[in-house]
Record summary:
This is a predicted complex of two RNAs, RNase P RNA and transfer RNA, with 494 nucleotides together. The coordinates come from a structure-prediction model, not an experiment, and the mean pLDDT is 77.
């Protein structure tokens, strides 16, 4: 350079005027307030509420059932489904990436297809019997002659019924054996091989075989033993077993862990207003105490519908916090020790905003100039036009989502030169 | 600001993970009628709110996201 991976940060600077919200400060004041000054004032996601914790209230939050949730192994943390390190499978030439308990405890479900769908099953093939049927080739089945010492071996050459006949001749047909092949019918073996399916009860080779099969045998798979490495997932090495144990758990379930409910409109306090109205349960063996049942524990005229009033203000609340930032030590790392420093919106119809000017980015449009190769590209200058997702609502740690564009760092491949 | 529920045909709604996903009304065709409506007979109409995952197979089960839609506070 080109292409690719991982990670980490920004998320427009400066400058004017007018405004808007919370705090400080001086100064009048008739205590209603009025003025004038200086300062703070949105985000990486504040979002979506998908987790987790703090904080309040309900018992200091208890105990068993049910429910729910996480789920390779070890660690971080307040927690956590987050984070880091590691193991195992899978893709990727690599960097790197994704994905995770238990299916040989049990139960379900495996639709259509298809012979069979879970200790299965013979539809086609392959084999092996046994019965019936075909059919090619050859040898006998005749008999003369020759060769020969002899012959049943050898070579020639031809007969045998039957039926036409123009008498030259033409055409049928006959039994046994040997091997070999085909077709039906039926009785059995065979799970290599076809076909069906998402999956047909271990791969792959040799031998076996009547064909065929873990039937044997070697590898590899699996499963369990025993040594050794390792905190563990879990990996090496050895010798065993002899194929049984298909898939699903984001189906019930088993295991291991954890989880009480609500949720700042939690929750106190002040003030104001109204019918202290009506109906309903229950009567302490009872009612209620924030999802369900049993028990505890507390309270006791309580709960629950309908009607009735208010729609005000304080606190909680934001500057002290699992808090930033700098440095050190310790960790391979999330992190977690000590040390300095810093104090960093607090609204409530709800503040953080409008205009203008400059610089810069970045994309569109258009003109001009240079170089190249023509189309066109690149560099440069100028004229207009636009600039992403998004708005705190108790707080905080994650995850997810959505974003205009821009920086930087690692590390892989590929090609060029040195 | 919290919390909880829904999204399947044009409207209301079903709808054990299994073949082409249904019903009612609406709509459209035909039939009867001089016409209309009612009535009879046929018809179809679908990104199961988008997307990813689990599984042989998703409306359905698990994750994310979008849209709507219900509740909340205080006195006596």
């Nucleotide at each position: 350079g080109a292409g690719g991976u991982g990670g980490g940060c920004c998320g427009g600077g400066g400058g004017a005027u007018c405004g808007c919200u919370c705090g400080c400060c001086g100064c009048c004041u008739g205590c209603g307030g009025g003025c004038g000054g200086g300062g703070g004032g949105a985000g990486g996601a504040a979002a979506g509420u998908c987790c987790g914790g703090g904080c309040u209230c309900c018992a200091u939050a208890g105990g068993g059932c049910a429910g729910g949730g996480u789920g390779c192994c070890g660690g971080g943390u307040a927690a956590c489904g987050c984070c880091c390190g590691g193991c195992a499978g899978g893709g990727g030439u690599a960097a790197c990436c994704c994905u995770g308990g238990g299916a040989a405890a049990g139960u379900g479900c495996c639709a259509c297809a298809g012979a069979a769908a879970g200790g299965a099953g013979a539809c086609c093939g392959c084999c092996c019997c046994g019965c019936c049927c075909c059919u090619a080739a050859g040898c006998c089945g005749u008999c003369c002659g020759g060769c020969u010492a002899c012959g049943u071996a050898c070579c020639g050459g031809u007969g045998g019924c039957c039926c036409c006949u123009g008498c030259g001749g033409g055409g049928g047909c006959a039994g046994g054996c040997u091997c070999a092949g085909g077709g039906g019918c039926g009785g059995g073996g065979u799970a290599a091989g076809g076909g069906u399916g998402a999956a047909a009860g271990g791969g792959u080779g040799c031998g076996g075989u009547a064909a065929g099969a873990g039937c044997g045998c070697a590898c590899c798979g699996c499963g369990g033993c025993g040594c050794c490495g390792g905190u563990a997932a879990c990996g090496g090495c050895g010798g065993c077993g002899g194929c049984a144990a298909g898939g699903u758990a984001a189906a019930c379930c088993c295991c291991a862990c954890c989880c009480g409910g609500a949720g700042c409109a939690a929750g106190g306090c002040c003030a104001a207003a109204u019918a202290g109205g009506g109906g309903a349960g229950c009567g302490a063996u009872g009612g209620c105490g924030u999802g369900g049942c049993c028990c505890g524990c507390g309270c006791c005229g309580c709960u629950c519908c309908c009607g009735g009033g208010u729609a005000g203000g304080c606190c909680g609340c934001u500057a002290c916090g699992a808090g930033g930032c700098g440095g050190u030590c310790g960790g391979c790392g999330a992190c977690g020790g000590c040390c300095g420093u810093c104090c960093u919106a607090g609204a409530u119809g709800a503040a953080u905003g409008a205009u203008c000017c400059u610089c810069g980015c970045c994309c569109c449009c258009g003109c001009c100039c240079u170089u190249c190769u023509u189309g066109g590209a690149a560099g440069g200058g100028u004229g207009g036009g636009g600039g992403a997702c998004a708005g705190a609502a108790c707080c905080c740690g994650g995850c997810u989502u959505a974003c205009a564009g821009g920086c930087c760092c690692g590390c892989c491949u590929c090609g060029a030169c040195u | 600001g919290g919390c909880g529920g829904a999204u399947u045909a044009g409207c209301u709604c079903a709808g054990u993970g299994g073949u082409u996903a249904g019903a009612g009304c609406a709509a459209c065709g035909g039939a009867a009628u001089c016409a209309u409506a009612a009535u009879c007979c046929g018809u179809g109409u679908g990104u199961c709110c988008g997307g990813g995952g689990u599984u042989c197979a998703a409306g359905u089960c698990c994750c994310u996201g979008a849209u709507c839609c219900g509740c909340c506070a205080c006195c006596a």
Rfam match: Bacterial RNase P class A.